Overview: A computed fold for a 73-nucleotide RNA from Dunaliella salina, annotated as transfer RNA. Its mean pLDDT, the model's own confidence on a scale to 100, is 81. Rfam family: tRNA. The family's RNA type in Rfam is transfer RNA.
RNA sequence: GCUGCUAUGGCCAAAUGGUUAAGGCGCCUCUUUAGUAAGGAGGAGAUUCCUGGUUCGAUUCCAGGUAGCAGCA
Numbered sequence: 001g002c003u004g005c006u007a008u009g010g011c012c013a014a015a016u017g018g019u020u021a022a023g024g025c026g027c028c029u030c031u032u033u034a035g036u037a038a039g040g041a042g043g044a045g046a047u048u049c050c051u052g053g054u055u056c057g058a059u060u061c062c063a064g065g066u067a068g069c070a071g072c073a
Base pairs, nucleotide, nucleotide: 001072002071003070004069005068006067007066010025011024012023018056027043028042029041030040031039049065050064051063052062053061
């Protein structure tokens, strides 16, 4: 330098172009216990990497960029 893949809460991770962006772990509150853990109930936390484009509508499609990984030279 070229090619491919990936980027979504603190971490992991789902979502066919469609109406509040799932779920798990963690965190907070309550309950339970003499107390802790486990269990039960509830809650908070996301400009979906960035900038544009297409579309009535973009996490999803397209272009460019950034970062990481892999391969080729």